[in-house]
RNA sequence: GCGUGAGUGGUCUAAUGGUAUGAUUUCCCGCUUCCAACGAGACGACCCGGGUUCGAUUCCCGGCUCGCGCA
Numbered sequence: 001g002c003g004u005g006a007g008u009g010g011u012c013u014a015a016u017g018g019u020a021u022g023a024u025u026u027c028c029c030g031c032u033u034c035c036a037a038c039g040a041g042a043c044g045a046c047c048c049g050g051g052u053u054c055g056a057u058u059c060c061c062g063g064c065u066c067g068c069g070c071a
Base pairs, nucleotide, nucleotide: 001070002069003068004067005066006065007064010024011023012022018054026042027041029039030038047063048062049061050060051059
């Protein structure tokens, strides 16, 4: 340089055209003499820009980062 795959809360992950799931972390409450464990709740995300569309995390183009292959 070329090709190819991936990018989603602090971390891991699901979904796939109709505002996003779960786990874990953190916080609060309950339980307990206290802690842990357990139960209930809250906070917290679609890599960036543009296009298509009534509507884009999803489709298209470009960029950035990372992985793999070839040279």